Small-subunit ribosomal RNA, 5' domain from a Crocinitomicaceae bacterium, 527 nucleotides, folded computationally. The prediction has a mean pLDDT of 82. The sequence was found in a public genome assembly. Taxonomically the source falls in Crocinitomicaceae (Bacteria, Pseudomonadati, Flavobacteriia, Flavobacteriales).
Context: one part of a larger RNA
RNA sequence: GGAUGAACGCUAGCGGCAGGCUUAACACAUGCAAGUCGAGGGGCAGCAUAAAGAUAGCUUGCUAUCUUGGUGGCGACCGGCGCACGGGUGCGUAACGCGUAUGCAACCUACCCUGUACUGGGGGAUAGCCCGGAGAAAUUCGGAUUAAGACCCCAUAGUAUUUUUAAACGGCAUCGUUUGAGAAUUAAAGGUUACGGUACAGGAUGGGCAUGCGUCCCAUUAGCUAGAUGGUAAGGUAACGGCUUACCAUGGCAACGAUGGGUAGGGGGCCUGAGAGGGUGAUCCCCCACACUGGUACUGAGACACGGACCAGACUCCUACGGGAGGCAGCAGUGAGGAAUAUUGGACAAUGGGCGGGAGCCUGAUCCAGCCAUGCCGCGUGCAGGAAGACUGCCCUAUGGGUUGUAAACUGCUUUUAUACAGGAAGAAUAAGCCUUACGUGUAAGGUGAUGACGGUACUGUAAGAAUAAGGACCGGCUAACUCCGUGCCAGCAGCCGCGGUAAUACGGAGGGUCCGAGCGUUAUCC
Numbered sequence: 001g002g003a004u005g006a007a008c009g010c011u012a013g014c015g016g017c018a019g020g021c022u023u024a025a026c027a028c029a030u031g032c033a034a035g036u037c038g039a040g041g042g043g044c045a046g047c048a049u050a051a052a053g054a055u056a057g058c059u060u061g062c063u064a065u066c067u068u069g070g071u072g073g074c075g076a077c078c079g080g081c082g083c084a085c086g087g088g089u090g091c092g093u094a095a096c097g098c099g100u101a102u103g104c105a106a107c108c109u110a111c112c113c114u115g116u117a118c119u120g121g122g123g124g125a126u127a128g129c130c131c132g133g134a135g136a137a138a139u140u141c142g143g144a145u146u147a148a149g150a151c152c153c154c155a156u157a158g159u160a161u162u163u164u165u166a167a168a169c170g171g172c173a174u175c176g177u178u179u180g181a182g183a184a185u186u187a188a189a190g191g192u193u194a195c196g197g198u199a200c201a202g203g204a205u206g207g208g209c210a211u212g213c214g215u216c217c218c219a220u221u222a223g224c225u226a227g228a229u230g231g232u233a234a235g236g237u238a239a240c241g242g243c244u245u246a247c248c249a250u251g252g253c254a255a256c257g258a259u260g261g262g263u264a265g266g267g268g269g270c271c272u273g274a275g276a277g278g279g280u281g282a283u284c285c286c287c288c289a290c291a292c293u294g295g296u297a298c299u300g301a302g303a304c305a306c307g308g309a310c311c312a313g314a315c316u317c318c319u320a321c322g323g324g325a326g327g328c329a330g331c332a333g334u335g336a337g338g339a340a341u342a343u344u345g346g347a348c349a350a351u352g353g354g355c356g357g358g359a360g361c362c363u364g365a366u367c368c369a370g371c372c373a374u375g376c377c378g379c380g381u382g383c384a385g386g387a388a389g390a391c392u393g394c395c396c397u398a399u400g401g402g403u404u405g406u407a408a409a410c411u412g413c414u415u416u417u418a419u420a421c422a423g424g425a426a427g428a429a430u431a432a433g434c435c436u437u438a439c440g441u442g443u444a445a446g447g448u449g450a451u452g453a454c455g456g457u458a459c460u461g462u463a464a465g466a467a468u469a470a471g472g473a474c475c476g477g478c479u480a481a482c483u484c485c486g487u488g489c490c491a492g493c494a495g496c497c498g499c500g501g502u503a504a505u506a507c508g509g510a511g512g513g514u515c516c517g518a519g520c521g522u523u524a525u526c527c
Base pairs, nucleotide, nucleotide: 001527002526003525004524006523007522008521009520010519013379014378015377016376017375018374019372020371021337026335027334028333030332031331032330035081036080037079040078041077043074044073047072048071049070051068052067053066054065055064056063057062058061088290089289090288097215098214099213100212101211102210103209104208107207108206112203113202114201115200116199117198118197119196120154121153122152123151130143131142132141133140134139160185161184162183163182164181165180166179167178168177169176170175190195216262217261218260223253224252225251228250229249230248231247232246233245234244235243265287266286267285268284269280270279271278272277292313293312294311295310296309315326316325317324318323343369345368346367347366351365352363353362354361355360382413383412384411385410393403394402395401396400419463420462421461422460423459427454433448434447435446436445437444438443439442471516472515473514474513475512476497477496478495482511483510484509485508486507492499493498
């Protein structure tokens, strides 16, 4: 000198863009953060609606109540898809965790796309509802009955799977690919034909595994290792493998640093530097790990699952003392810790995600708004003229000068900005529906056709008036900027050298000056 997720002191007009618990992975009140589908189903608690029936009132054709799922729709329930994404944090981890480059002839992949073929027949349950019981509650038990795209059985079956076998081609060792034959095994679901389902093959996407190289400090850590290293067999997995087990062998690693200890998420990047390098890993993106602590599996295409389950533990809460409930490292917010870090806000309008045929619903992702000079950038606090070089202040060699200083007054001008009033966006692309055209029975194209949180915001115009807006640090040398007064080794200053003991440019005040400027200094850290 540069830099910072900064803090502190003094000061402070505005806007744009960004950033905002670095400490206690400490504990959490409250609300919200993952639902959706009635075009899968039985149904009908609540809402709306139509008709019929019953009862009551009487104005004899109306009003009120009740019943009937008929219709729109729909609480709870069965079922499907989603909940493994998105969001948070950095505890752990020195590791194939990450980065980079390869391999899988050792693998999986829901939804999506393409292609081929198929979608036949039947059955038994169960939730809900109803009845009854236990319990303070959480919840739970028994009986009866019922549906489905839930579950099960049969049929159909090849380019699927397993196995036996033949041939050809190829390679990377085990082998791989293609073709043929025999045997065994496995499918489907309906539906107001809009949409779906099953099998197989290919693609796309996402993952899994293996390997080369790279990846902090300590030798005041020198030896470490029994599933340990390898083999055979079996099990297990989507898959290879001591991954696991049995048996056999005795190996394997290490001064090119094993083992142990300490520290730490890794990378793209960021800061600095001419570079080499050094430091760092906030925001944004990719990967990993974790979800009160530890362990376990279930479901599923995918989890060993933040807002799922079970067990154990600590903590908090409820209790009728028998027993139960909970997990903010989601968004806000609270307490605590700390030098220190924000609103218990608005909207799904846009982008994206889930479900749905769609309308749509959900979305603290996201988009916005609020707070904070935390940073960067921009704008303003006026401009021109004006010498009697005014007054005050300060200084001197003191009837006089110098300086403050064109500074002020005064004259003319402008109105960014602030204030008031008026107008007022872009962000919106289209969706359903309707019309037309093309191919030809559901797609494509064109036209028409709702929707804005931000926000009456940005922006524009008009009005009057210099009106609404400057500070901080420093002035001995380094280092740009000097005099007077006070003090008298005192009070104090100080980054280093040092200054102060009676004329202190170094302390305190004043005048003047220098540097930066809505900031200026100090502290901390890095180069």